[in-house]
Context: one part of a larger RNA
RNA sequence: GGACGAACGCUGGCGGCGCGCUUAAUGCAUGCAAGUCGAACGAGGCACGGUCCUUCGGGACCAAUGCCUAGUGGCGGACGGCUGAGUAACGCGUGAGUGACCUGCCCUUAAGUGGGGGACAACACCGAGAAAUUGGUGCUAAUACCGCAUAAUCUCUGCUCCUCAAUGGGAGCAGAGGAAAGGCCUUGUGCCGCUUUUGGAGGGGCUCGCGUUCUAUCAGGUAGUUGGUGAGGUAACGGCUCACCAAGCCUUCGACGGAUAGCCGGAGUGAGAGCUCGAUCGGCCAGAGGGGGACUGAGACACGGCCCCCACUCCUACGGGAGGCAGCAGCAGGGAAUCUUGCACAAUGGGCGAAAGCCUGAUGCAGCGACGCCGCGUGAGGGAAGAAGGCUCUAGGGUCGUAAACCUCUUUUCUAAGGGAAGAGCAAGGACGGUACCUUAGGAAUAAGCCACGGCUAACUACGUGCCAGCAGCCGCGGUAAUACGUAGGUGGCGAGCGUUGUCC
Numbered sequence: 001g002g003a004c005g006a007a008c009g010c011u012g013g014c015g016g017c018g019c020g021c022u023u024a025a026u027g028c029a030u031g032c033a034a035g036u037c038g039a040a041c042g043a044g045g046c047a048c049g050g051u052c053c054u055u056c057g058g059g060a061c062c063a064a065u066g067c068c069u070a071g072u073g074g075c076g077g078a079c080g081g082c083u084g085a086g087u088a089a090c091g092c093g094u095g096a097g098u099g100a101c102c103u104g105c106c107c108u109u110a111a112g113u114g115g116g117g118g119a120c121a122a123c124a125c126c127g128a129g130a131a132a133u134u135g136g137u138g139c140u141a142a143u144a145c146c147g148c149a150u151a152a153u154c155u156c157u158g159c160u161c162c163u164c165a166a167u168g169g170g171a172g173c174a175g176a177g178g179a180a181a182g183g184c185c186u187u188g189u190g191c192c193g194c195u196u197u198u199g200g201a202g203g204g205g206c207u208c209g210c211g212u213u214c215u216a217u218c219a220g221g222u223a224g225u226u227g228g229u230g231a232g233g234u235a236a237c238g239g240c241u242c243a244c245c246a247a248g249c250c251u252u253c254g255a256c257g258g259a260u261a262g263c264c265g266g267a268g269u270g271a272g273a274g275c276u277c278g279a280u281c282g283g284c285c286a287g288a289g290g291g292g293g294a295c296u297g298a299g300a301c302a303c304g305g306c307c308c309c310c311a312c313u314c315c316u317a318c319g320g321g322a323g324g325c326a327g328c329a330g331c332a333g334g335g336a337a338u339c340u341u342g343c344a345c346a347a348u349g350g351g352c353g354a355a356a357g358c359c360u361g362a363u364g365c366a367g368c369g370a371c372g373c374c375g376c377g378u379g380a381g382g383g384a385a386g387a388a389g390g391c392u393c394u395a396g397g398g399u400c401g402u403a404a405a406c407c408u409c410u411u412u413u414c415u416a417a418g419g420g421a422a423g424a425g426c427a428a429g430g431a432c433g434g435u436a437c438c439u440u441a442g443g444a445a446u447a448a449g450c451c452a453c454g455g456c457u458a459a460c461u462a463c464g465u466g467c468c469a470g471c472a473g474c475c476g477c478g479g480u481a482a483u484a485c486g487u488a489g490g491u492g493g494c495g496a497g498c499g500u501u502g503u504c505c
Base pairs, nucleotide, nucleotide: 001505002504003503004502006501007500008499009498010497013376014375015374016373017372018371019369020368021334026332027331028330030329031328032327035075036074037073040072041071043069044068045067046066047065049062050061051060052059053058082287083286084285091212092211093210094209095208096207097206098205101204102203103202106200107199110196111195112194113193114148116146117145123138124137125136126135127134128133154177155176156175157174158173159172160171161170162169163168182192183191184190185188213259214258215257220250221249222248225247226246227245228244229243230242231241232240262284263283264282265281266277267276268275269274289310290309291308292307293306312323313322314321315320340366342365343364344363348362349360350359351358352357379409380408381407382406389400390399391398392397414442415441416440417439418438419437423432449494450493451492452491453490454475455474456473460489461488462487463486464485470477471476
């Protein structure tokens, strides 16, 4: 000198774009943050219409249509959002491999969608409990569940042949095995689905080469440890697990231990080499009060799912229950320090749905904060051998100083009034927003500070103080004329900022 997610002191007019708990992965009141589908299904309710009854309140029955939804069922809740605790590791980065693998929705190829069965919620009735919740009996539907049939180029086994470096690929034969669900209406070559299958796209699992902080005042470490055979398990290879057998395996090219740390694209600085950092944005990983476990599922060992243990908080009729903000706001606490319990789904994107649409604290916006970067303004021209006043003085003067007053002008800003968007891909539909912007009027009007002035280093005098009070980054100032302390005038520097502190280069 540069930089910062900064903080502190003094000061503070406006706008645009960004950024905003770095500390306690501390504890959380309240609200919201993941639902949706009635065109899968039974049932219930409401509305409209008709008939009958009526005590004129209403009730019973019937048919079509529309709306609503507790339950069964489907898809989604594995995305999106947050955080960085742990992790020195194939975690990440990069480059390969998978002849050892998986993949819902989407695209694509081929074929099929035949015929049956038994339940369980809801509901009704009877209970238990303070509650959370729950028991028994009975009835019922389905795209819920279970058999049967059929089926290939699918799966498995065996055989023959071709091919590849390889456990792979291809062709043929034989045997065995295994599917399905319907809904809607405009009724047809219909739409949406369902089952098996081919290839793909996108996504993921696993393996390997290389790279990835400090410490030897850590030198030996290891018993599923290292390898083999067999078995189990997995989508898949593998001590992943198990039985048996062998005694191996790693290590001064630093094993093992300890400390620290999420990694990267990148960021800061520097001429570069390098050094330092990993906020915001993007990719990957890991975590969801601490620890463990599996279930469901294409996908989780699952933040707003389940079970167990622990700690904590809350309710309780004391028998028993409920909870998890490292989602968005917000509160307490900690701290030098970090925001609103806002608006909207209009846009972009996501989930569900045939659609209308619903949901979306993702997101788009607004609010607060000079926290940062950038831009603008606080007026412009004229105006005295120079007012007043301040400071100083050798008392003449000098200086603040064209500075002010005063004259002329302008209106960026500001205030008031009027108009008023784009952002919305076909009509309509805009949170932002009566915002941006435009027009008119008014009036210099609404707007300057901070630090320094001994040398380094740009800028000097007066008074006060008297090794006191104080200053200070280093050298050093102050003990009676201090350009170094304090005040004032003046001057220098930067300017809506200026200084200080901290950290990095």
This is a predicted structure of a 505-nucleotide part of an RNA (small-subunit ribosomal RNA, 5' domain) from a Chloroflexota bacterium. The sequence was found in a public genome assembly. The coordinates come from a structure-prediction model, not an experiment, and the mean pLDDT is 87.